RNAcentral holds the sequence, with entries from ENA. Predicted 3D model of a 257-nucleotide RNA (Bacterial large signal recognition particle RNA) from a Candidatus Pacearchaeota archaeon. A source record names the gene ffs. The coordinates come from a structure-prediction model, not an experiment, and the mean pLDDT is 76. Lineage of the source: Archaea > Nanobdellati > Candidatus Pacearchaeota. Rfam family: Bacterial large signal recognition particle RNA. The family's RNA type in Rfam is non-coding RNA gene. Its family is annotated with signal recognition particle, plasma membrane targeting and SRP-dependent cotranslational protein targeting to membrane, signal sequence recognition in the Gene Ontology.

């Protein structure tokens, strides 16, 4: 140096999450030995999954290159939320102009009515009570009881259906007083009452629908804009980490040549 057989060892990584920590199951991105156990988790202890099987085998390991990816952070855009500020909408007020109006009385003031409420006077409707009239009981109301029935030698008598008469309850109609309840109503008294309307009185000349003014003031809500900050999505950049792959170094034990 070559060949063979072995052995130590190897058969992946990053991020999130979990953990005292390391791995695994889980999620994401690359890459790929298999099976079983394992998210109220499972196995280990800095030599850091356990058990079983299989492959490889000085491969490993070290240095460098390349680099799939991942990615703290940063930046652009969009959407959304919050905050300050300003504007608009909205309310109010001032000034200017000023429609329909005004001594046949403007703005304004007072009172009353309309409105609400309590009480009250009546009207009307309904119901109830009382009275009058009518009608009204097959039998379980009354009176009188044909016929028939019972009793008697016969008469008298007894009970008593139908009919007739009188009535009860119920039903119908009418009348007056009273009582209760109601109202699209009325009278009177008291209290309340934002604005409007009407009437009366006081008073004596203005008043204002609308428009304009980068005039003033103002609470809430809505809306617009700038700025600041947060969140999400998306595009770009990116420290660091980094598998596989490539090159070099390195290279245990035994046997044979």
């Nucleotide at each position: 140096g070559u060949a063979g057989a072995c052995u130590a060892g190897g058969c992946g990584g990053c991020g999130c999450g979990u953990u005292a920590g390391c791995u695994c199951u889980g999620c994401g991105c690359c890459a790929u030995c298999u099976g079983c156990u394992c998210g109220u988790g499972a196995g280990c202890u800095u030599u850091a999954a356990g058990c079983a099987g299989g492959c490889u085998g000085c491969a490993a390991g070290g240095a460098g290159g390349c680099g799939a990816g991942u990615g703290a952070c940063u930046u652009g855009a969009a959407a959304u939320c919050a905050g300050c500020a300003a504007g608009g909408u909205c309310c109010u007020u001032g000034c200017u102009u000023g429609g329909a109006c005004g001594u046949u009385g403007a703005u304004g003031u007072u009172u009353u009515g309309u409105c609400c409420u309590a009480u009250u006077c009546g009207a009307u409707c309904u119901u109830g009570c009382u009275c009058c009239u009518g009608c009204g009981a097959a039998c379980c109301g009354g009176g009188u009881c044909a016929g028939a029935u019972c009793u008697u030698g016969a008469u008298c008598g007894a009970a008593g259906c139908a009919g007739c008469c009188c009535u009860a309850a119920a039903c119908a109609g009418g009348a007056a007083c009273c009582a209760a309840g109601g109202u699209g109503c009325u009278u009177a008294u008291g209290g309340g009452g934002u604005a409007g309307c009407a009437a009366a009185a006081c008073g004596g000349a203005g008043a204002a629908a609308a428009a304009g003014c980068a005039g003033g003031g103002g609470a809430a809500g809505c809306u617009u804009u700038u700025c600041u900050g947060g969140u999400u999505u998306u595009g770009g950049g990116a420290a660091g980490c980094a598998a596989a792959c490539c090159u070099c170094c390195g290279a245990g034990u035994c046997u044979a040549c």